[in-house]
RNA sequence: ACCGAUAAAGGCAAAUCCAGCGAAAGCUGGAGACGCAAAGCUAAAGGGCCUUCCUUAGCGAUAUUCGCUAAGUUGGCAGCCAGUUACCGAAA
Numbered sequence: 001a002c003c004g005a006u007a008a009a010g011g012c013a014a015a016u017c018c019a020g021c022g023a024a025a026g027c028u029g030g031a032g033a034c035g036c037a038a039a040g041c042u043a044a045a046g047g048g049c050c051u052u053c054c055u056u057a058g059c060g061a062u063a064u065u066c067g068c069u070a071a072g073u074u075g076g077c078a079g080c081c082a083g084u085u086a087c088c089g090a091a092a
Base pairs, nucleotide, nucleotide: 003089004088011036012035016031017030018029019028020027021026034079040084041083042082046081047080048077049076050075054072055071056070057069058068059067060066061065
């Protein structure tokens, strides 16, 4: 370096519920643990996924409007892959 024990010392926290924020995805705090050896960090330029207050186009309707679809745009996700840094040390 790689690798990851029924090791030691520690760590994080899915769903769900409560409170707050947001148009939404989702985020923050508290409770709570499904799991995690990077479930630490990076979304300001790798891929992927989600969203649509807003814009454009098409279609429809009960039509100064509303709904649906597509594209754009916007925002988000690191517990999808990825990048990067790191604690411990049995076996191989």

c-di-GMP-I-GGC riboswitch aptamer from Paenibacillus doosanensis, 92 nucleotides, folded computationally.
Rfam family: c-di-GMP-I-GGC riboswitch aptamer. Gene Ontology term of the family: cyclic-di-GMP binding.